[in-house]
RNA sequence: AGGGGCAUAGUUUAGUGGUAAAAUAGCGGUCUCCAAAACCGCGGACGGGGGUUCGAUUCCCUCUGCCCCUG
Repeated sequence: AGGGGCAUAGUUUAGUGGUAAAAUAGCGGUCUCCAAAACCGCGGACGGGGGUUCGAUUCCCUCUGCCCCUG
């Protein structure tokens, strides 16, 4: 330099056009002599910009970051 893949909650992953889901972590509660475990509840996210569409996490373009391949 050229080609390809990935970016969703603190972390690990779902979600391929129509209300963003779970686990774990965090916080609160129940239980317990106290803790842990278990159970119940709460808050928290679509990398930036633009386009298509009635509607975009999803499709297209571009930028940024990471990974792989070719030279």